[in-house]
Molecule: transfer RNA
Organism: Minisyncoccota bacterium
RNA sequence: GGGCGGUUGGCUCAGUUGGCAGAGCGCCACAGUCACAUUGUGGAGGUCGUAGGUUCAAAUCCUGCACCGCCCA
Numbered sequence: 001g002g003g004c005g006g007u008u009g010g011c012u013c014a015g016u017u018g019g020c021a022g023a024g025c026g027c028c029a030c031a032g033u034c035a036c037a038u039u040g041u042g043g044a045g046g047u048c049g050u051a052g053g054u055u056c057a058a059a060u061c062c063u064g065c066a067c068c069g070c071c072c073a
Stems, first nucleotide, its partner, number of pairs: 001072007010025004019056001027043005049065005
């Protein structure tokens, strides 16, 4: 330098027929316990890497860039 994959909550990841952003774990509160844990109920937490484009509408399609990984030279 060229090719491919990835980037979504604190962590691990879904969401790839464009139409309300989700799960598990974690965190907080309450119940529970002498207390803690397990368990149950409820809750908080996201500019969907970034800058543009297309569209009535973009996490999703297109382009540039950044970062991570793999392959080729």